RNA sequence: AGGAGUGGUCGGGUAUCCGCCUAUCAAUUUUUUGAUGGGAGGAAAGUCCGGACUCCUCCAGGGAGGGUGGUUCUCAACAAGAACAGGUAGCAAUACCUGGAAAGUGCCACAGAAAAUAUACCAUCUACCAUACUUUAUGGUAGAUAAGGGUGAAAAGGCGAGGUAAGAGCUCACCGUCCACCUGGUAACAGGUGGAGCCAGGCAAACCCCACCCGGAGCAAGGUCAAGCAGAACCCAGAUUCCCUGGUCCAGUGGGUUCGGGUAGACCGCAUGAGUCAAAAGGCAACUUUUGACCAAGAUGAAUGGAUACCUUAAAACAGAAUCCGGCUUAUGAACCACUCCUGAAU
RNA sequence: GGGCCACUAGCUCAGGCGGUUAGAGCGCGGUCCUGAUAAGACCGAGGUCUGUGGUUCGAGUCCACAGUGGCCCACCA
Numbered sequence: 001a002g003g004a005g006u007g008g009u010c011g012g013g014u015a016u017c018c019g020c021c022u023a024u025c026a027a028u029u030u031u032u033u034g035a036u037g038g039g040a041g042g043a044a045a046g047u048c049c050g051g052a053c054u055c056c057u058c059c060a061g062g063g064a065g066g067g068u069g070g071u072u073c074u075c076a077a078c079a080a081g082a083a084c085a086g087g088u089a090g091c092a093a094u095a096c097c098u099g100g101a102a103a104g105u106g107c108c109a110c111a112g113a114a115a116a117u118a119u120a121c122c123a124u125c126u127a128c129c130a131u132a133c134u135u136u137a138u139g140g141u142a143g144a145u146a147a148g149g150g151u152g153a154a155a156a157g158g159c160g161a162g163g164u165a166a167g168a169g170c171u172c173a174c175c176g177u178c179c180a181c182c183u184g185g186u187a188a189c190a191g192g193u194g195g196a197g198c199c200a201g202g203c204a205a206a207c208c209c210c211a212c213c214c215g216g217a218g219c220a221a222g223g224u225c226a227a228g229c230a231g232a233a234c235c236c237a238g239a240u241u242c243c244c245u246g247g248u249c250c251a252g253u254g255g256g257u258u259c260g261g262g263u264a265g266a267c268c269g270c271a272u273g274a275g276u277c278a279a280a281a282g283g284c285a286a287c288u289u290u291u292g293a294c295c296a297a298g299a300u301g302a303a304u305g306g307a308u309a310c311c312u313u314a315a316a317a318c319a320g321a322a323u324c325c326g327g328c329u330u331a332u333g334a335a336c337c338a339c340u341c342c343u344g345a346a347u
Numbered sequence: 348g349g350g351c352c353a354c355u356a357g358c359u360c361a362g363g364c365g366g367u368u369a370g371a372g373c374g375c376g377g378u379c380c381u382g383a384u385a386a387g388a389c390c391g392a393g394g395u396c397u398g399u400g401g402u403u404c405g406a407g408u409c410c411a412c413a414g415u416g417g418c419c420c421a422c423c424a
Base pairs, nucleotide, nucleotide: 001343002342003341004340005339006338007337008336009335012311013310014309015308016307017306018305020039021038022037023036024035025034026033027032041318045329046328048327049326050325051324052323053218054217055216056215058247059246060245061244062243063242065214066213067212068211069210070084071083072082073081074080085098086097087096088095089094099209100208104207105206106203107202108201121149122148123145124144125143126142127141128140129139130138131137132136157175158174160172161171162170176198177196178195179194180193181192182191183190184189222268223267224266225265231259232258233257234256235255236254261423262422263421275294276293277292278291279290280289281288282287348420349419350418351417352416353415354414357373358372359371360370366404375391376390377389378388379387397413398412399411400410401409
C1' cells in the first nucleotide's frame, strides 16, 4: 500500500418564535392562567424465549402436553452470555455445527445384482462337455470369489505387502473403529499401553430412548369507589384458569355456561429499579462485591411537533413508549474507532 | 396492549406419517353444434405452493425467522 475478518461508537448541534403532555409552586375559583423543571429508541418493532408482579384458597402426587441438548461456569431466569473440547471450511485472522442409530419400531423413491438377515448384471478363476482347432478362443453345465467395472445421495473398514486356481482381514504393518487399563484435566476430552480381525450404512428439524426443566392465565391481570339496569334458561352440587387423585383452610349456599339488560366514569396497580454512571478489589472471561454520586417520559381518541437562521461535505435511514425488566430476531443513511490476519515493498 | 389462527391457479378448496410429472370445481381461450346466442361436446393455457434460510439424497409437507390478512377480550347485576 492492497485485500480480508471480528467487535464497537454515533443516530446532528446552537439560537429565536409558535404549539402539545406532565410534575411542583403561585394566583384565580369550578377549571383556567402564569413561573420553573422534565419529556422516546437502538431497535420503543416482531411477541420468539426468560423472569418480576397479580389472580386461580393452599399443599402434595400422578397423567397428558411442551421445552432444552458437547463440557464447565455466569445469571433472578432463559433457547441469553463467557471460557474450553471435538468436528467441518479457510493459507490465516475467523466462521459454522454438537446427546443416543451396539433398546426397539419405521423409512431409504428412481436406478441398481443387492439399500441392511447382504447379494451376483458385467466380470475373475477351476473342473467337465461341445465346436473351431490343438499355444489358445467361443459356447454350455457345475462350482469358487467379491478384488475390478457399472448403479446410486449412500454399497458392508482404507491403503500397501504377503498369500491364492482366482480372490477375500485369509494373514501382517500403518491408519481408522470397538473394548479394557493407566496418566493428565472439575468435565467435555486428550495422550499412552494392551487386546479384538471388524461385528456396528444413513435419517431422531421420523416415532422413540436418555438427562434436566416447565402448574395455568395474563395489567383488557387484579383492587377500591361511583353511576345505572331486568332478569331468564341449562348444568355442577362442594368449588379451579389442561385432566385426575389425596389432604387442608375458609364459607354455609354457592359456582359455571349461554342469552338478555346496564355502564363506556374516577383512583390505585404505574415509574427507586435484578436502576444508571464512576472508581477500587476479585476473576482468563462472562460476571460479582464494596464505596460514592444521580433520579431520568407516564398518556388513556392517547403528548414529545412546526417555522426561520447559522454550523457541519450532506440533515438525510429504520422508525414512536402504554405494567416493568434480561435477552434473541428483524429493519436501518452516512461516517468514525479499536484489534487481528494474509500478500507485496522498504528499513 | 395481550392471546390465537390462516396463506396452494383469477376465485373456492383437495393434497394421510417427505418420493419421481401438485390436482378438482367455477372462471378464461380455441374448435364443433345453431340462422344467431345460451346450454352442451371436445381440446388447451394458467402455479417460483407468501418470502428467506436450515434439516434430508430429496421439502407444498419437517424446523426457524420474516411478511400479509383475519378472529377473540373490559366492567356491573
Annotation: This is a predicted complex of two RNAs, RNase P RNA and transfer RNA, with 424 nucleotides together. Rfam match: Bacterial RNase P class A. From the family's description: Ribonuclease P (RNase P) is a ubiquitous endoribonuclease, found in archaea, bacteria and eukarya as well as chloroplasts and mitochondria. Model confidence (mean pLDDT): 79 of 100.